[in-house]
RNA sequence: UUUCAGGGGCGGGUGUAAUUCCCCACCGGCAGUAAAGUCUGCGAGCCGCAAAAGCGGCUGAUUGAGUGAAACUCUCAAACCGACGGUAUAGUCCGGAUGAAAGAAA
Numbered sequence: 001u002u003u004c005a006g007g008g009g010c011g012g013g014u015g016u017a018a019u020u021c022c023c024c025a026c027c028g029g030c031a032g033u034a035a036a037g038u039c040u041g042c043g044a045g046c047c048g049c050a051a052a053a054g055c056g057g058c059u060g061a062u063u064g065a066g067u068g069a070a071a072c073u074c075u076c077a078a079a080c081c082g083a084c085g086g087u088a089u090a091g092u093c094c095g096g097a098u099g100a101a102a103g104a105a106a
Stems, first nucleotide, its partner, number of pairs: 001106004009024001011023003025092002027082002029042004037080002045058005062078005084095003
């Protein structure tokens, strides 16, 4: 410098209206480390200040058993979590975003 860099409901019920409620289903960014959505760190996101560059702050959720030298990472089991704006209350729809970016490759 160039390229790449987030997945998931045309299911059922109620209702004037819901992919938002209820039931059921489904999804899991990057680096580290015994292979991780839940550990540690980071990005994204939100808030404040600033003309801007930028600076500061906030930021979700796991237990039990087994194997092993070593696992909150594997196996089995049972749980839990998910920014902001819009809309009948949204992790899954629409929007900022044909954006930005941890980082990866050449």